[in-house]
RNA sequence: GCCCGACGACAGGGGCGCCGGGGCGAUGAUCCGCCGCGGCUGAGAGGCACCCUCACCACCUGACCCGGAUAAUGCCGGCGGAGGGAGUCGUGCCGGCUCCCUG
Repeated sequence: GCCCGACGACAGGGGCGCCGGGGCGAUGAUCCGCCGCGGCUGAGAGGCACCCUCACCACCUGACCCGGAUAAUGCCGGCGGAGGGAGUCGUGCCGGCUCCCUG
C1' cells in the first nucleotide's frame, strides 16, 4: 500500500402469514370486515422494531408450482449457485498478501 471480514454515519430496499376462541360492525347465526387476546414458525407476523443493500440467507417472481409434515400456514425441503433486486463515505483492531527503509 492492497484485500477480506468488522464497526459507524448518512442514504436506500423489504416482509408482515397460519390457527383458536372473544368483542364490535347498515342483518352480523352463517358468510364478510375490523379490533384486541392467546397459540405456531421466524430476526421480524405493524414496530420509534427487525432484516437487507451486489448477492449461493433481505425480499420479489415463477407460484393458486412439486414433495413431506401439520390443528393450519412459505411450517420444512425442492425449484435455487434460477430470473429480478436497494450504496456511498469514514474508521481502524485482528488476519492475509505485497512494497520500501534500517540493523
Predicted 3D model of a 103-nucleotide RNA (TPP riboswitch aptamer (THI element)) from Halomonas halophila. The prediction has a mean pLDDT of 77. The RNAcentral record of the sequence draws on Ribocentre. It matches the Rfam family "TPP riboswitch aptamer (THI element)". Gene Ontology term of the family: thiamine pyrophosphate binding. Rfam's curators write: Vitamin B(1) in its active form thiamin pyrophosphate (TPP) is an essential coenzyme that is synthesised by coupling of pyrimidine and thiazole moieties in bacteria. The previously detected thiamin-regulatory element, thi box was extended, resulting in a new, highly conserved RNA secondary structure, the THI element, which is widely distributed in eubacteria and also occurs in some archaea. Analysis of operon structures identified a large number of new candidate thiamin-regulated genes, mostly transporters, in various prokaryotic organisms.